[in-house]
Parts: sequence; structure tokens; C1' cells
RNA sequence: CUCCUGGUAGCUCAACGGGACAGAGCACCUGCCUACGAAGCAGGAGGCUGUGAGUUCGACUCUCGCCCAGGAGA
Repeated sequence: CUCCUGGUAGCUCAACGGGACAGAGCACCUGCCUACGAAGCAGGAGGCUGUGAGUUCGACUCUCGCCCAGGAGA
């Protein structure tokens, strides 16, 4: 320098060919249970989907630039 893969909740990951309020597990908070905890049960909060633009009626998804991580080649 060129190419490939990835970036979504505190962490690990979903979201099938662009479509309805972006979900799950763990963690966290509240309540129940308990002598108190843990476990278990019930409920809750938490995301402008790395960033900026573009296409589209509509973008996590497609296109382009940039940033970050990993890999391959020269």
C1' cells in the first nucleotide's frame, strides 16, 4: 500500500432476502421466598446499532468516506 472479516445493552451474541415496538443469556435493580444470604420465582431498567453522508416510502441490513480490532498478501 492492497484485499478480507468484524464493530448492536455493562459483557457474550441474535435480528432469515430492507418492513411492524431492535431481542436473548449473564450481570444490575425491585419484590417474593429465607433467621440472613445464595439458589429459585415474578417484575423492571438499560441501545440514537463505531462515526459521517447517500439510496429508499422505509436501513442493524444496501452504497461511499473515516475511525477502531483481527487476518491475508506485497

This is a predicted structure of a 74-nucleotide RNA (transfer RNA) from Jatrophihabitans sp. YIM 134969. RNAcentral holds the sequence, with entries from ENA. It matches the Rfam family "tRNA". The family's RNA type in Rfam is transfer RNA. About the family: Transfer RNA (tRNA) molecules are approximately 80 nucleotides in length. Its mean pLDDT, the model's own confidence on a scale to 100, is 80.